[in-house]
Molecule: TPP riboswitch aptamer (THI element)
Organism: Halalkalibacter oceani
RNA sequence: UAGAACCACUGGGGGUGCUACAUGCUGAGAAAGGCGUUGCCUUAACCCUUUUUACCUGAUCUAGAUGAUGCUAGCGGAGGGAAGUGGGCUUAUGCAGAC
Numbered sequence: 001u002a003g004a005a006c007c008a009c010u011g012g013g014g015g016u017g018c019u020a021c022a023u024g025c026u027g028a029g030a031a032a033g034g035c036g037u038u039g040c041c042u043u044a045a046c047c048c049u050u051u052u053u054a055c056c057u058g059a060u061c062u063a064g065a066u067g068a069u070g071c072u073a074g075c076g077g078a079g080g081g082a083a084g085u086g087g088g089c090u091u092a093u094g095c096a097g098a099c
Stems, first nucleotide, its partner, number of pairs: 001092002006087005011049004017025002019022001031043005055080003061074004
């Protein structure tokens, strides 16, 4: 001087399902409110932030379960997808000094 892991701050991205409506299921999260209402917006919490860990497309997909559902697996090392600064165990290179 550079610096993949990891961490912090700021900024940004994202989804909010199913129904036996119940102390229900899964999950990090499936909440509250509003409106021009079958969708959109704001806020909170949660997750993700260069990518094989958010999320979207494919998808009114395929297989298996379930009361039902992306519930589980495949698809999926697929395509897309949101960054700056600082620290940096440890490591690399250069210079100087000592032996």